[in-house]
Molecule: Guanidine-I riboswitch aptamer
RNA sequence: AAAACGGUUUUCUAGGGUUCCGCGGGCAACCGGGCUGUGACCGAGAGAAAACCCACGGCUUUUUUGCCGUGCCACGGAAGGAUAAAAGCCUGGGAGAU
Numbered sequence: 001a002a003a004a005c006g007g008u009u010u011u012c013u014a015g016g017g018u019u020c021c022g023c024g025g026g027c028a029a030c031c032g033g034g035c036u037g038u039g040a041c042c043g044a045g046a047g048a049a050a051a052c053c054c055a056c057g058g059c060u061u062u063u064u065u066g067c068c069g070u071g072c073c074a075c076g077g078a079a080g081g082a083u084a085a086a087a088g089c090c091u092g093g094g095a096g097a098u
Stems, first nucleotide, its partner, number of pairs: 006053007015042002020039001021037001022035001023032003054071006073093001075096001079091003
């Protein structure tokens, strides 16, 4: 100084807050996440699983195909952004470090 470590989606988890529900307060409007709720919601590149696609290799079929395997390394701010809001979300395998 440079490159690489496939991609998408779904379900779930760690985690996260407060639109809704619930809970607490209030006659009510409304207020409280300085409410321990997994009801619902958000949710991981560096957490788990599955499906499909892709790359490579092997086997198979006259051909079309089909099957199996591999792709499993990853320290990391601050700041900003979205949503009701926050976050291990997004910027972002970023900056930086090694």